[in-house]
A computed fold for an 86-nucleotide RNA from Desulfobacca acetoxidans, annotated as c-di-GMP-I riboswitch aptamer. The sequence was found by an Rfam model in a public genome assembly. The prediction has a mean pLDDT of 88. Of the family's consensus pairs, 95% are formed in the model.
Order: sequence, then C1' cells, then structure tokens
RNA sequence: CACCGAGAAAGGCUACCUGUCUCGAAAGGGCAGGGCGCAAAGUCACCGGCCUAAAGCUUACCAGCCAGGGCAGCGGGAUUGCCGAA
Repeated sequence: CACCGAGAAAGGCUACCUGUCUCGAAAGGGCAGGGCGCAAAGUCACCGGCCUAAAGCUUACCAGCCAGGGCAGCGGGAUUGCCGAA
C1' cells in the first nucleotide's frame, strides 16, 4: 500500500415502536426515548428498482398519467473515511 474484519478498544449510525415538529401536498424528513441491527447503516439519485403525485396534462365527474419530490437500512456504481488481531 492492497485485501481482510477480531466475543479487540474508542467513538459513530439507527430498522421498528412511542412522543413531538409553524418541515412537507404526499411519499418522506428533523428532534427525543426505547430498541433490531450495521465496518461504510458516511456521502452522491449515475444505472436498475420501489414510494408519492403537489404543479402540469387528459377528463363532465369519478379518476388516470406524469418527478423538478423522495428511499443510500433494495441491488449495482462512484467517492471519502476510524481502528488493527489473525
């Protein structure tokens, strides 16, 4: 340096549930507590996938379509990074 990842140390994150928010149209997100788990469960929507459908378009209505909105703890990719036994 590249791999690798220990009943190692220090720290970190937090599915889900509960509470809360003069965040959001929603999906979703923030904060607090409990708590499944995670060595990239850090970051980036680039590819696939999934969620939502405000605006817009269609429509007599019902409704349908649609991402400039989301999910990085769905897979791939890119990029940065802590520790150090075998």